A computed fold for an 81-nucleotide RNA from Fictibacillus phosphorivorans, annotated as c-di-GMP-I riboswitch aptamer.
[in-house]
RNA sequence: GUUUGAUAAAGGCAAACUCAUUGAAAAGUGAGGACGCAAAGCUAUAGGGGCUUCAUUUCUUUAUGCCAGCCAGCUACCUUA
Numbered sequence: 001g002u003u004u005g006a007u008a009a010a011g012g013c014a015a016a017c018u019c020a021u022u023g024a025a026a027a028g029u030g031a032g033g034a035c036g037c038a039a040a041g042c043u044a045u046a047g048g049g050g051c052u053u054c055a056u057u058u059c060u061u062u063a064u065g066c067c068a069g070c071c072a073g074c075u076a077c078c079u080u081a
Stems, first nucleotide, its partner, number of pairs: 002081001005078001012037002017032006035069001041074003047071002049067003
């Protein structure tokens, strides 16, 4: 430097749901809570994909709104080879 997560060790994160709160919504934040996760760390107009749709006369269309615990990019502890 690349690689393994089989076996450990030190640890870490936290789904659904509940309460409070922000938001038009998707969803976010805090507390509780653990389904799980070798990156469930970071990155969202300048990778793909998905979700919502305030606004617009309705439908439709539509994001520089939201999702990284969808794929992906970057970084990384210990350990295997």